Transfer RNA from a bacterium, 72 nucleotides, folded computationally. Its mean pLDDT, the model's own confidence on a scale to 100, is 83. Rfam family: tRNA. The family's RNA type in Rfam is transfer RNA.
[in-house]
RNA sequence: GGCUGCGUAGCUCAGUGGUAGAGCAGGAGACUCAUAAGCUCUUGGUCGGUAGUUCGAAUCUACCCGUAGCCA
Numbered sequence: 001g002g003c004u005g006c007g008u009a010g011c012u013c014a015g016u017g018g019u020a021g022a023g024c025a026g027g028a029g030a031c032u033c034a035u036a037a038g039c040u041c042u043u044g045g046u047c048g049g050u051a052g053u054u055c056g057a058a059u060c061u062a063c064c065c066g067u068a069g070c071c072a
Stems, first nucleotide, its partner, number of pairs: 001071007010024004018055001026042004048064005
């Protein structure tokens, strides 16, 4: 330098055009003499960035950034 994959909650990941979820973690409640575990409820996201396509984009397209790998 060229090519490919990945980037979504604090962490690990789903979601492949119709307005974003799970588990763990965090907070609260109830229970207990108390703590833990288990139970119930709950907070938390400019979906890496900028443009484009579309009635509508996390999703499709281009470029950029980061990261992992392959080739030279």